A computed fold for an 81-nucleotide RNA from a bacterium, annotated as transfer RNA.
The sequence was found in a public genome assembly.
Its Rfam family is "tRNA". Gene Ontology term of the family: triplet codon-amino acid adaptor activity. By type it is a transfer RNA.
Its mean pLDDT, the model's own confidence on a scale to 100, is 82.

RNA sequence: GGGGGAGUGGCGGAAUGGCAGACGCACCUGACUCAAAAUCAGGCGCCGCAAGGCGUGGGGGUUCAAGUCCCCCCUCCCCCA
Numbered sequence: 001g002g003g004g005g006a007g008u009g010g011c012g013g014a015a016u017g018g019c020a021g022a023c024g025c026a027c028c029u030g031a032c033u034c035a036a037a038a039u040c041a042g043g044c045g046c047c048g049c050a051a052g053g054c055g056u057g058g059g060g061g062u063u064c065a066a067g068u069c070c071c072c073c074c075u076c077c078c079c080c081a
Base pairs, nucleotide, nucleotide: 001080002079003078004077005076006075007074010025011024012023018064027043028042029041030040031039045054046053047052057073058072059071060070061069
């Protein structure tokens, strides 16, 4: 340089045009305990007191609607040279 694949919360991972992050782990709070572990209940992407707004590597496009389809770029992996 050429071809192919991948990128989603703290981690694994789901959704393949129609409520993003199901489910699990970790974490936070509470209950229980003398205390801790285990167990149980609730919470847990970001901003915000809230109402609400934003968010799937970055930018643009198609569409009523995009993590998903199209284009450009970035990063990583595999193959070829």